[in-house]
Context: one part of a larger RNA
RNA sequence: CUGGGUGUUACUGGGAGUGUAGGCGGCCUGAUAAGUCCGAUGUGAAAACCCGCGGCUCAACUGCGGGAUUGCAUUGGAAACUGUUAAGCUGGAGUAUCGGAGAGGCAAGUGGAAUUCCUGGUGUAGCGGUGAAAUGCGUAGAUAUCAGGAGGAACACCAGUGGCGAAGGCGGCUUGCUGGACGACAACUGACGCUGAGGCUCGAAAGCAUGGGGAGCAAACAGGAUUAGAUACCCUGGUAGUCCAUGCCGUAAACGAUGAGUGCUAGGUGUUGGAGGGUUUCCGCCCUUCAGUGCCGCAGCUAACGCAUUAAGCACUCCGCCUGGGGAGUACGACCGCAAGGGUUGAAACUC
Numbered sequence: 001c002u003g004g005g006u007g008u009u010a011c012u013g014g015g016a017g018u019g020u021a022g023g024c025g026g027c028c029u030g031a032u033a034a035g036u037c038c039g040a041u042g043u044g045a046a047a048a049c050c051c052g053c054g055g056c057u058c059a060a061c062u063g064c065g066g067g068a069u070u071g072c073a074u075u076g077g078a079a080a081c082u083g084u085u086a087a088g089c090u091g092g093a094g095u096a097u098c099g100g101a102g103a104g105g106c107a108a109g110u111g112g113a114a115u116u117c118c119u120g121g122u123g124u125a126g127c128g129g130u131g132a133a134a135u136g137c138g139u140a141g142a143u144a145u146c147a148g149g150a151g152g153a154a155c156a157c158c159a160g161u162g163g164c165g166a167a168g169g170c171g172g173c174u175u176g177c178u179g180g181a182c183g184a185c186a187a188c189u190g191a192c193g194c195u196g197a198g199g200c201u202c203g204a205a206a207g208c209a210u211g212g213g214g215a216g217c218a219a220a221c222a223g224g225a226u227u228a229g230a231u232a233c234c235c236u237g238g239u240a241g242u243c244c245a246u247g248c249c250g251u252a253a254a255c256g257a258u259g260a261g262u263g264c265u266a267g268g269u270g271u272u273g274g275a276g277g278g279u280u281u282c283c284g285c286c287c288u289u290c291a292g293u294g295c296c297g298c299a300g301c302u303a304a305c306g307c308a309u310u311a312a313g314c315a316c317u318c319c320g321c322c323u324g325g326g327g328a329g330u331a332c333g334a335c336c337g338c339a340a341g342g343g344u345u346g347a348a349a350c351u352c
Base pairs, nucleotide, nucleotide: 004322005321006320007305008304009303013319015202016201017200018199022195023194024193026089027088029086030085031084032083034082035081036078037077038076039075040074041073042072043071049067050066051065052064053063054062055061092192093189094188095187097184098183099182104178105177106176107175108174109173110172111155116150117149118148119147120146121145122144126137127136163170164169207248208247209246210245211244212243216242217241221237222236223235224234259318260317261316262315263314264313267296268295269294270293271292272291273290274289275288276287277286278285279284300307301306324352325351326350333345334344335343336342
């Protein structure tokens, strides 16, 4: 390079977006002739190779003729396709108008329940915890109960294979600012599109830096148990952390273990958001249709499991990645990072 793959078994989809170069790209008409196709001429050394005929008795060897030399250059032509150019089109894409849905994002404010702590009242000997206990708390008055106060964090019910977001993710309520998607209509632009190596941006948790905050929970740690031991599981405590602001880190079973886009290919049944129609006093019900989200299932696919209009089916375009197990996501180097038994890239010896 060709070929084959990338849901799981079983190596392989980049965590996600945006977008540069590049690759690919709708319908119609004209021009052009770079790609493409046809012809001619020149060249493509000879030998070798292939075919035919011949010479050594045959063969090897060798002579002659032809082919081939798949290429390049020049020239004449063709115009379907690709390219280029010119003029158009509306189906792709986008804009406008109207409409409703939503935990989409950011900021500010605010509410109730509960836990803990503090103050006061009532009240007395226990409370707590477990398989059973003990450590622990309590006559300096605990637990329980009532009233008041402080503070932090999270938002029961609603709640739903419900919704929104590119992914990570998003859930009390109110206000402000703000992104996207969807439906209807068909007014406008007129291919403006798809993908995307690098680049840039976002990116759970943990962790790091500085300054706050700290109720509950809780790595580390201490004690009590259990046990042969118990650096654990259970219990009593408890510090980082969890929270906020700003800045880093850049990884996850970042999962649908399934890259993005477009078209096509039986149905049935839930559900969410719209639109149209029918029926209807109301509640509602029925039909059609668009966009999402589930289940079942035909053809087809699959090694099987299973997938099946939300494809893992049938095709096309573009990107990432894989190539036996271990050594090893290690060493070395480089780049990034304040650091991290950090990240990215990523071997070999040896061994089976």
This is a predicted structure of a 352-nucleotide part of an RNA (small-subunit ribosomal RNA, central domain) from uncultured Lactobacillus sp. Model confidence (mean pLDDT): 86 of 100.